[in-house]
Context: one part of a larger RNA
């Protein structure tokens, strides 16, 4: 001095306790893992790989096998030579490509040529998602939003080093406070920053409507009070009060306030660690390949399936299920667009095409939730895989391999072993809306939005994991 300890002390965390729903059983979605395959592209593998890269794999993507091709190339820049280009027509071919053949006469010029664009040829190079993440930048994940990581000068110590940073309290914090051979600072912490809550001026249109009148109807005229909305600016700081404490920092408690002791809730991640991850986002050192490991095309592949695992979503019902009326949201998006409105169809759709480049028009029905019939505990009116058939829309194209519907079919499941996960408040459980990618879509997924709304915990003995003090040990 660093680990380490089934050593001690202190102390925290949904770490256990307390409680709620859930994974593990059922079915189907979706990853990997094996196995199979011409190919089943490549990484990624305890936490920290496995609905993650991939914010969307039918052709493309696409890297992967077959088969057909090109060879200066599908991209870049120099050099010659020839044609302006663009464009249309036959052959042959699965296309890519290979071959003929007609049209056409542009731009700028000093009249020599040039410029753009195509061919052809030589080379210099182009090109690799080819290998190394253990040769690297950059990004990231992890410990962890845990409180610690360092320096200067000074003192101690021969010296590594130690002080400080250690002690007494206190805090979410090395946050403050007092002590002390220390005395000051650096980067974290905390503020600054962004959304939500409350009030003020200050703007009203396309948003609002208390008052006057007016309508089917904020439609229309009036209004700026309200409601929103966009911008300024106030507002919280242990300020006050009382208790405790060491007269401190603080810590309990009341006032007063929309909001109170970090006000919720993001952003923001110190010194390091794990030769973590990523050479396949990009970039780059070495190596390789170069008539090919490069580049183009078809058709498959990545969608195979005896099983293993992991993340979801659907259930088993009655606090539930069908039916039929009725109410209440925020947030987005939208011109290669969202589309109303009428009509046609059981519905998916269709036909029209009104409005909107949007607080204006639309997507847009919220749904769970009230009222009402029905169904009574039963594999049923639960459940809805699975299959047949007949239809839509997208798109050259829908077999492999999509989504949507109508109708018949009507499987397993009756609450799930050892085990294990998330969660402390507008959260958990629950209900739906929306976007982003994108012709469509295999989205039950990611990201957001709202809506109904709980129980439990006034403890730290014990599981995992930090931090700090000291203690034995082992390495140097």
């Nucleotide at each position: 001095u660093u680990a380490c300890g089934g050593g001690g002390g202190c102390c925290c965390a949904c770490a256990c306790a307390a409680g709620c729903g859930g994974u593990g059983g059922a079915g189907c979605a979706u990853g990997u893992g094996g196995u199979u395959u011409a190919a089943u592209u490549c990484g990624a593998u305890g936490c920290a790989a496995a609905g993650a890269g991939a914010a969307g794999a039918a052709c493309c993507u696409u890297a992967c096998a077959a088969g057909g091709g090109c060879u200066u190339g599908a991209c870049a820049u120099g050099c010659c030579g020839c044609g302006a280009a663009u464009c249309c027509u036959c052959u042959u071919g699965a296309a890519a490509g290979a071959g003929a053949g007609g049209g056409g006469a542009g731009c700028c010029u000093u009249c020599a040529g040039g410029a753009a664009c195509g061919c052809g040829g030589a080379c210099a190079u182009a090109g690799g998602u080819g290998g190394u993440g253990u040769a690297u930048g950059g990004c990231u994940g992890u410990c962890u939003u845990c409180a610690g990581c360092c320096c200067a000068u000074g003192c101690c110590g021969u010296a590594a080093g130690g002080u400080g940073u250690u002690g007494g309290g206190c805090u979410a914090a090395g946050u403050c406070c007092c002590g002390c051979a220390a005395u000051g600072a650096u980067c974290a912490c905390a503020a600054c920053u962004c959304u939500c809550g409350u009030g003020u001026u200050u703007a009203g249109u396309u948003g609002c409507c208390a008052u006057c009148g007016u309508u089917g109807a904020g439609u229309u005229u009036a209004g700026a009070a309200c409601c929103c909305u966009g911008a300024a600016u106030a507002g919280a700081c242990u300020g006050c009060c009382g208790g405790u404490g060491a007269u401190a920092a603080g810590c309990c408690g009341a006032a007063g306030g929309a909001a109170g002791g970090u006000g919720a809730g993001g952003a923001u991640g110190a010194c390091g660690u794990c030769a973590a991850g990523u050479c396949a986002u990009c970039a780059u050192g070495c190596c390789c390949c170069u008539u090919a490991u490069u580049c183009c095309c078809u058709a498959g592949g990545c969608g195979a399936c005896a099983c293993a695992c992991g993340u979801u979503c659907u259930a088993c019902a009655a606090u539930g299920g069908c039916c039929g009326g009725g109410a209440c949201a925020a947030a987005g998006g939208g011109u290669c667009g969202c589309g109303a409105u009428c009509c046609c169809g059981c519905a998916a759709g269709g036909g029209u095409g009104a409005g909107c480049u949007a607080a204006c028009c639309c997507c847009a029905a919220a749904a769970a939730c009230c009222c009402a019939u029905c169904c009574u505990c039963a594999a049923u009116u639960c459940g809805a895989a699975u299959u047949a058939c007949a239809g839509g829309g997208u798109g050259c194209a829908a077999c492999u391999c999509a989504c949507c519907u109508g109708c018949a079919u009507g499987a397993a499941g009756c609450c799930a072993g050892a085990a294990u996960c998330g969660c402390u408040a507008g959260u958990a459980a629950u209900c739906g809306c929306c976007g982003g990618u994108c012709a469509g879509c295999c989205a039950u997924a990611c990201g957001g939005c709202g809506g109904u709304g709980a129980a439990u915990u006034u403890g730290u003995u014990c599981c995992c994991g930090a931090g700090c003090c000291u203690u034995g040990u082992a390495c140097a």